[in-house]
RNA sequence: ACAUGUUACAGAGGCCGCGGUUGUUAUUAGUACUGUAUAGAUAUGAUUAUAUAGGAAAGGGACAACUGCCGAAGUACAGAGAUUUACCGUCAAUGUAUUGGGACUAUGCUGAACAAGCAUAGUACUGUCUUUAGUUAAUAGCCCAGUUAUCUAAGGGAGCGCUGUUUCAUGU
Numbered sequence: 001a002c003a004u005g006u007u008a009c010a011g012a013g014g015c016c017g018c019g020g021u022u023g024u025u026a027u028u029a030g031u032a033c034u035g036u037a038u039a040g041a042u043a044u045g046a047u048u049a050u051a052u053a054g055g056a057a058a059g060g061g062a063c064a065a066c067u068g069c070c071g072a073a074g075u076a077c078a079g080a081g082a083u084u085u086a087c088c089g090u091c092a093a094u095g096u097a098u099u100g101g102g103a104c105u106a107u108g109c110u111g112a113a114c115a116a117g118c119a120u121a122g123u124a125c126u127g128u129c130u131u132u133a134g135u136u137a138a139u140a141g142c143c144c145a146g147u148u149a150u151c152u153a154a155g156g157g158a159g160c161g162c163u164g165u166u167u168c169a170u171g172u
C1' cells in the first nucleotide's frame, strides 16, 4: 500500500423522502341535537312525523409554520405496563417477520365521501450495489493488455443495504 472481516462517526436517495405538533380552512352538514306548535303513541311507558327558529363535534383532507429524522416509517403477530370496581375496549415500551423510494391503475378493508389511509398485484419511473457488452478520459517513453472513473444499453439483488473517513484483527 492492497484485500477480507470488524468498530465508531458523518452522509446520500426525494423539491410530493418518512413521521410529529400548532394554526387557518373546505367537507362532514343545514346532518346529530335544542326551543316552540300540531298530530300520533303512551305509564304495560318515556320511540315518531310535519312546520318553524337555531345549530354542532370527532376522525380523516388541504394550506402554512415549526420540529424529529433516513427502517426514516408502515403492516402482521405477540405484548411488560397504563386506563377501568372489574371485564370489554383503547394506548403502549419491547420482540419476531416483512417492505429501497414515491407515482399511477385494479381489487379488498376502513371511511359520510368520488377525499384519504392500509393490504395485495401490475405498469413504467427513480436511487443504490453487482454482472455482461460498449464509448470516453487518466494511468510508465510508445503500443497492446490490465486497473480506476464517467456515460450508454440489457439483466439481477435488497435497507441487517450503499458512500466516505476511521478502530482493531488476519493475509499478501
Base pairs, nucleotide, nucleotide: 001172002171003170004169005168008165009164010163011162014070017069018068019067020066021065022064023063024062025061033054034053035052036051037050038049039048073099074098075097076096077095078094081091082090083089100126101125103123104122105121106120107119108118109117110116128157129156130155131154132153133152134151136149137148138147139146

This is a predicted structure of a 172-nucleotide RNA (Lysine riboswitch aptamer) from Oceanirhabdus seepicola. Model confidence (mean pLDDT): 80 of 100. The organism belongs to Oceanirhabdus, within Bacteria.